[in-house]
RNA sequence: GGUGAGUAACACGUAGGUAACCUACCUUUAGAUUUGGGAUAACCCUGUUAACACGGGGCUAAUACCGAAUGUGGUUUUGAUGUCACAUGACAUUAAAAUAAAAGUUGCCUUGAUUUAUCGAGGUAAUGUCCAAAGAUGGGCCUGCGUCCCAUUAGCUAGUUGGUGAGUUAACAGCUUACCAAGGCGACGAUGGGUAGCCGACCUGAGAGGGUGUACGGCCACACUGGGACUGAGAUACGGCCCAGACUCCUACGGGAGGCAGCAGUGAGGAAUAUUGCGCAAUGGGCGAAAGCCUGACGCAGCAACGCCGCGUGAGUGAUGAAGCUCCAAGGAGUGUAAAACUCUGUUAGAAGGGACGAAUGGUAGUGACGUUAAUAAUUUCACUAUGUGACGGUACCUUCAGAGAAAGCCCCGGCUAACUCCGUGCCAGCAGCCGCGGUAAUACGGGGGGGGCGAGCGUUGUCCGGAAUUAUUGGGCGUAAAGGGCGCGUAGGCGGAUUAGUAAGUCAGAGGUGAAAAUUCCUUGCUUAACGAGGAACUUGCCUUUGAAACUGCUAUUCUUGAGUGCGGAAGAGGGAAGUGGAAUUCCUGGUGUAGCGGUGAAAUGCGUAGAUAUCAGGAAGAACACCGGUAGCGAAGGCGGCUUCCUGGUCCGUAACUGACGCUGAGGCGCGAAAGUGUGGGGAGCAAACAGGAUUAGAUACCCUGGUAGUCCACACUGUAAACGAUGGGCACUAGGUGUUGGUACCGCUUUUGCGGGAUCAGUGCCGAAGCUAACGCAUUAAGUGCCCCGCCUGGGGAGUACGAUCGCAAGGUUGAAACUCAAAGGAAUUGACGGGGGCCCGCACAAGCGGUGGAGCAUGUGGUUUAAUUCGAUGCAACGCGAAGAACCUUACCUGGGCUUGAAGUGCAGUCGCAAGCCGGUGAAAAUCGGUCCUCCUUCGGGACGGCUGCAGAGGUGCUGCAUGGCUGUCGUCAGCUCGUGCCGUGAGGUGUUGGGUUAAGUCCCGCAACGAGCGCAACCCUUGUCCUUAGUUGCUACCAGGUUAAGCUGAGCACUCUAAGGGGACUGCCCCGGAUAACGGGGAGGAAGGUGGGGAUGACGUCAAGUCCUCAUGGCCCUUACGUCCAGGGCUACACACGUGCUACAAUGGCCGGUACAGCGGGAUCGAUACCGCGAGGUGGAGCAAAUCCCUUAAAACCGGCCUCAGUUCAGAUUGCAGUCUGCAACUCGACUGCAUGAAGUCGGAAUCGCUAGUAAUCGCGGAUCAGCAUGCCGCGGUGAAUACGUUCCCGGGCCUUGUACACACCGCCCGUCACGCCAUGGAAGUUGGUAGCACCCGAAGCCGGUGGCCUAACCCCGCGUAAGCGGGAAGGGGGCCGUCUAAGGUGAGAUCGAUGACUGGGGCGAAGUCGUAACAAGGUA
Repeated sequence: GGUGAGUAACACGUAGGUAACCUACCUUUAGAUUUGGGAUAACCCUGUUAACACGGGGCUAAUACCGAAUGUGGUUUUGAUGUCACAUGACAUUAAAAUAAAAGUUGCCUUGAUUUAUCGAGGUAAUGUCCAAAGAUGGGCCUGCGUCCCAUUAGCUAGUUGGUGAGUUAACAGCUUACCAAGGCGACGAUGGGUAGCCGACCUGAGAGGGUGUACGGCCACACUGGGACUGAGAUACGGCCCAGACUCCUACGGGAGGCAGCAGUGAGGAAUAUUGCGCAAUGGGCGAAAGCCUGACGCAGCAACGCCGCGUGAGUGAUGAAGCUCCAAGGAGUGUAAAACUCUGUUAGAAGGGACGAAUGGUAGUGACGUUAAUAAUUUCACUAUGUGACGGUACCUUCAGAGAAAGCCCCGGCUAACUCCGUGCCAGCAGCCGCGGUAAUACGGGGGGGGCGAGCGUUGUCCGGAAUUAUUGGGCGUAAAGGGCGCGUAGGCGGAUUAGUAAGUCAGAGGUGAAAAUUCCUUGCUUAACGAGGAACUUGCCUUUGAAACUGCUAUUCUUGAGUGCGGAAGAGGGAAGUGGAAUUCCUGGUGUAGCGGUGAAAUGCGUAGAUAUCAGGAAGAACACCGGUAGCGAAGGCGGCUUCCUGGUCCGUAACUGACGCUGAGGCGCGAAAGUGUGGGGAGCAAACAGGAUUAGAUACCCUGGUAGUCCACACUGUAAACGAUGGGCACUAGGUGUUGGUACCGCUUUUGCGGGAUCAGUGCCGAAGCUAACGCAUUAAGUGCCCCGCCUGGGGAGUACGAUCGCAAGGUUGAAACUCAAAGGAAUUGACGGGGGCCCGCACAAGCGGUGGAGCAUGUGGUUUAAUUCGAUGCAACGCGAAGAACCUUACCUGGGCUUGAAGUGCAGUCGCAAGCCGGUGAAAAUCGGUCCUCCUUCGGGACGGCUGCAGAGGUGCUGCAUGGCUGUCGUCAGCUCGUGCCGUGAGGUGUUGGGUUAAGUCCCGCAACGAGCGCAACCCUUGUCCUUAGUUGCUACCAGGUUAAGCUGAGCACUCUAAGGGGACUGCCCCGGAUAACGGGGAGGAAGGUGGGGAUGACGUCAAGUCCUCAUGGCCCUUACGUCCAGGGCUACACACGUGCUACAAUGGCCGGUACAGCGGGAUCGAUACCGCGAGGUGGAGCAAAUCCCUUAAAACCGGCCUCAGUUCAGAUUGCAGUCUGCAACUCGACUGCAUGAAGUCGGAAUCGCUAGUAAUCGCGGAUCAGCAUGCCGCGGUGAAUACGUUCCCGGGCCUUGUACACACCGCCCGUCACGCCAUGGAAGUUGGUAGCACCCGAAGCCGGUGGCCUAACCCCGCGUAAGCGGGAAGGGGGCCGUCUAAGGUGAGAUCGAUGACUGGGGCGAAGUCGUAACAAGGUA
């Protein structure tokens, strides 16, 4: 220098201790540095080996190695004294004994020797060496406190805890060992498992916290994996050693070598991370006296927008605004001063030139000064002078030059969230952080234009904090949203009344130490600025030491009585246990009476009964439960407790104030109690009754109903331990308005005075109402869910799931504890408005009922469905489509089909060009449209042209093509139902309410009264039309009473306007009057009068809204589509088809009728069309034309009715379909496909199943008449009058509606919502015979290296001893050392049985998710059995 694998530990942080220790180099102090000895490497000779390496022989030196001497001082032992500390002891002085040291080198001076270049001696200086003492520095060891998750890890521990002896270490210590004792740790979380290097700090946050530990700095650990020691001051050593293992490489196969988590670099892995660079110039380190050498530490450079910071890509002027592009309401708008253009500037990049700071040391030489010294020599130190040192780098920086020249992107524009339009697409393609966009007009997809944001970046992804008070210490909750333990007793713990004194642990204050630096904040300052750097201050919220304070908490002691308890005197009670006992009822048994049914249900059946039931009477037996009293009364901790008596027994309340003197509250674990069901053993068994059986019901009915019926229910003993065990509300204490009941006590007052009755007061319980307050609201409210304190339990989105696994309890059933994967964007509470209910109340309607007549059966007409077809055009489809659009399809209509034509078109507008026509007429072709040919040749003019028309071209026309779910308008419907709203006020957090509800009343939200409402609007009513009565006015075309004329007759005529009538205006009716009821009201009932009486009858008139109701084919219209066709013209066909089904009608089925004859009475209307008299025809009709633009004329004889006659109950003298023949009329044309007439024909049908429609009075029923459309065609439609009924007790039921109320899991609003099985697909997960890995331990075997210990043989120069020798030396021995061997310990390895965590596994269990599957309908309403 690197890395973070291991480590949950004194590893780290912080504060201390070491009187239990070490410390090389450095500094200071004192002393010493004396005297000997033997070797060995390099080197030389030689041998082995592939290599690495090794062996033998021969020299030599030291500051290498080994002796001896000395001992200031050190150490050890034995004593003495003093000071200090005190659990040990430390320091100083002193006496005695023992014990261990050293190394030289160099400069200068003096001197000696000689071999003249060296050596020796002395002095001196420098530097070493040794023994000590002290400092500094660095460490070792010990301790307090702090330091993650899991209790589905609860017990762990044998060197374990302590002692003694010994050993070991630098040092304390079970650190090691022998013996002794049996300790030690743990719910304040031991042990085990998982995860993790720790800190300064970094990110975030207002903070408290939460997350992180990269870079920089401190500490620790590691160096291929595991073990081990050696050397050393220091290592159990990254670039040292030994051994084992895995891997790689070399090999001559014998054996060897290696360790990038150093810097570069390579490979692999991966979403992803750089150069095999320069330099020791600086800083720092090692060695050295120094020069210097080494240094991938370090300083620099390179790569990457990876981060932070700074700068540029230009600036100014510049249009009612170019072009392009986009949009457009076609005018214009936007991009946009943006561009161009003009005038400038000059950063960066480019070119040229200059050019650093970082360099100070050090060395050498010289000079000077102070030291040292005998010395002026030498020399240390210091100062000055000279000399020299740059990797970065020709870099930073500076100057000059030219020139707007070279330099802008990314994301977003539905809301959150700043920013909008066009086109394309059409639930496709796609988007998406959440909500959600996209199914033909997408600001949400893709593109264009425009806009917004940031900017050399921008967006995405991941992670952390925040917002999130969403784990809540600061700062949450638990009645109903998740959440109070089922209840008590009580251990640990937490909390705790009054008084006095002390203490000082907590607490508070002062001082001191520490909290490294860097970081952070503030001030100042250096790089042009900033980032970055430097200086100072703050901060470091902590710990330690010390001095004080004494209120509060704690502790010690004293005292007190109010908390708590005891005593005494009273009281109530379904409190508990045991024993005994009573009556009613039920069932059974016996007997009597008695006879055919009983029983049961919605209705039935099964069942019982002629073998005598049910019913009834008497007697007997058995078991279980205790009517009335009985009460939001009582008791109990809860579960729970109910006939009566006795015995045993717990608690509570009141009064008293004698006693104790805080003895209290709560309560994790623990212990006990604990409904019903269930379990075991033994009893018992009347009734009831799971299972089960049968009968019903039903589509089914393993249910609801019925008949039976076993466990069980009961008792004893033992288990289980759960409930909506609920007040869905833990316990205790205190405080905070009241009112009114009730239970138990106490004392008092009044009346009675016997029981008693009444009253207010007080204590304890138990209910209701309610203020403040609280609450999301509902609600709670002295029995708190209010205000506070204390303690416990519990909650943190829904589902998965109270499931799985594990543990534990249980005989079992099962209980307790209790997850995860996965999945959803909700689940939930309370309240509001609606809607709905097989909820309730009130009310209305031809809604039912009471009636009358129909439909459904027949034939026909008409519409629809279906089918058919070339086409049968299209639309309307429950009520609210179906005689509907269509007030009238032979052609036309006509939209459909077939065929034939046209293409600026059949019609309209504008422009340009051209012609002067065109139309008409005639002829040809043709089905016609059309086309060809012929004929014909307009008007005005200012002479340019215009009008009009044709042709050509351009714009554009045209479309009954699509979308009624893009729309307007119109319409239907609820419904002519009585409702729907607003302003202000008030109430509510709010949605919203009130008003509009209530009591009456009405046809009516009509009116009256009341009321936190007061008013108002749209609706209702009225105003309008018509009809009923009267009056006035006016009298022709109307009318005719009087008068006159006149006729066969007739208002026919004169005349008149009285009447009728006509048509204009008025009157009249208002509950106005009377009586009664009602509240003195509104109003209702009755009556009078009146033509009419209580809105007189009828009409017109349709609130807010609902149904994406109907209509693009009336019309209008956005968008889309077609453009020689989806346009347009024409002919023919079709819309008229026909096995069938339905709707609406007509005509009938006959005698209340049919036919024939006769006679009478309307009204609304229409008309240039109606059409009279007359004539013809059997008739439809024809000929003809009077009259009338209408109170005049015509349509126009009304019919039913009435009178008379015939028919006589039959498929008819009913009915008229169908068919044949002959006609009439309209029309260009009646074949497909008109109406009518005559003659003939004469079908079904004899009153209509289930079901269903209309109508309450001039109505139903019945009879005819008129009109629109229309050439013609009406059983339809719209009107008109004639004749003219029955019934309504009443609101139980069906349908629809209104108001109030209630429930709701519905809000697309009950045609709603929604559950479970099954089937299919996907996903995760549990179990499982097993299979296969990881991890940590245990037992045994083996046991490398190594330390330690042991050891007769082997090796061994110095020192010692002995012998020989004059000596040199030789030989032997001892000590010491080494090797070898043995032993303890022990890594790796092996074996075995288990533990634990994964992976996988045939099969199997449930779970989740998935547009349209199956079966039922369990829940939500009384959900149809709460």
Overview
This is a predicted structure of a 1426-nucleotide RNA (small-subunit ribosomal RNA) from a metagenome. Its mean pLDDT, the model's own confidence on a scale to 100, is 83. The RNAcentral record of the sequence draws on SILVA. Its Rfam family is "Bacterial small subunit ribosomal RNA".